[in-house]
Context: one part of a larger RNA
RNA sequence: AUCGUAGUUAAGGGAACUCGGCAAAUUGGCCCCGUAACUUUGGGAUAAGGGGUGCCUGCCUGGAGAUCAGGCAGGUCGCAGUGACCGGGUCGCACUAACUGUCUAAUAACAACAUAGGUGACUGCAACUCCGAAAGGACUAGUAUAGUCACUGAUUCCUGCCCAGUGCGAGUAUCUGAACACCGGGUUCAACCGGACGAAGGACUCGUAAACGGCGGGGGUAACUAUGACCCUCUUAAGGUAGCGUAGUACCUUGUCGCUUAAUUGGCGACUUGCAUGAAUGGAUUAAUGAGUGCGAUACUGUCCCUAACACGAAUCCG
Numbered sequence: 001a002u003c004g005u006a007g008u009u010a011a012g013g014g015a016a017c018u019c020g021g022c023a024a025a026u027u028g029g030c031c032c033c034g035u036a037a038c039u040u041u042g043g044g045a046u047a048a049g050g051g052g053u054g055c056c057u058g059c060c061u062g063g064a065g066a067u068c069a070g071g072c073a074g075g076u077c078g079c080a081g082u083g084a085c086c087g088g089g090u091c092g093c094a095c096u097a098a099c100u101g102u103c104u105a106a107u108a109a110c111a112a113c114a115u116a117g118g119u120g121a122c123u124g125c126a127a128c129u130c131c132g133a134a135a136g137g138a139c140u141a142g143u144a145u146a147g148u149c150a151c152u153g154a155u156u157c158c159u160g161c162c163c164a165g166u167g168c169g170a171g172u173a174u175c176u177g178a179a180c181a182c183c184g185g186g187u188u189c190a191a192c193c194g195g196a197c198g199a200a201g202g203a204c205u206c207g208u209a210a211a212c213g214g215c216g217g218g219g220g221u222a223a224c225u226a227u228g229a230c231c232c233u234c235u236u237a238a239g240g241u242a243g244c245g246u247a248g249u250a251c252c253u254u255g256u257c258g259c260u261u262a263a264u265u266g267g268c269g270a271c272u273u274g275c276a277u278g279a280a281u282g283g284a285u286u287a288a289u290g291a292g293u294g295c296g297a298u299a300c301u302g303u304c305c306c307u308a309a310c311a312c313g314a315a316u317c318c319g
Base pairs, nucleotide, nucleotide: 002314003313004312005311007310008309009308010307012305013304016303021300029053030052031051032050033049038043040154054076055075056074057073058072059071060070061069062068077081089298090297091296092295093294094293095292096290097289101113102112117152118151119150120149121148122147123146129138130137131136156284157283158282160215161214162213165212166211167208168207169206170205171204174203175202176201182195183194184193185192216234217233218232219231220230243277244274255271256270257269258268259267260266
């Protein structure tokens, strides 16, 4: 030279570094002033953004008093007065999950699980459901404002059409429908054959989608063009409604336009013919919250331009 450290410091620049400000720096306590959009009126909020802060002297107020609390005036030192330690950087735009909470002990803390709230189904108590071979037991020393099961997942606005298929429930004149027992034939006895009877189930008929699920194609058409409110046709159980939309879903795709940049496969706002969005497999929107995800601004910085010095240790060298 080199390497290490919960190391320290750096002129000028200030994210140019990088997948990404990762890491570091900034901020920081208390008092006073001041505080936006939005909002479920609780919040947001320590929002943001300013000012002050030590010590000495005198005086004042409260207090019975204190080594108590507060105030006024003057003076005084330092680069610096929460003098060390301790001790939020902030703001904006979106996505997502309402929130606090839970989780992969030992690579995942999340948008996953849970949740309050919503809905449906079953159940009248010797209940449904569950454990057990049973006896027996849990739910429960509860009783439909209850218990069990399933889906969804705060609030707000809503939740369209389809019961043809698969399930589930109900009904059923009729058809189908096993064995035993019955009747007839048959057999020395049996076997065996036929008939009649006829349960559940099925056929059949209804109902049911916050059950599993599903929710089209072609052609023509308006005074330039384009588009197609409108018409025709095939076809289905019904042909995707309100919304949202290049999406955490969009292949083409770096879609097109606008904003942001000197420059943007990014971000945001619109449009939207959606390869393959869509309504409790919930749709849309939402204040607050988040060690969640993307983008921007400001402050700040050795992340970088571009390295350097110092401290301690290792290594090296000598012994």

RNAcentral holds the full RNA, with entries from SILVA. A computed fold for a 319-nucleotide part of an RNA from a sediment metagenome, annotated as large-subunit ribosomal RNA, domain IV. Model confidence (mean pLDDT): 86 of 100.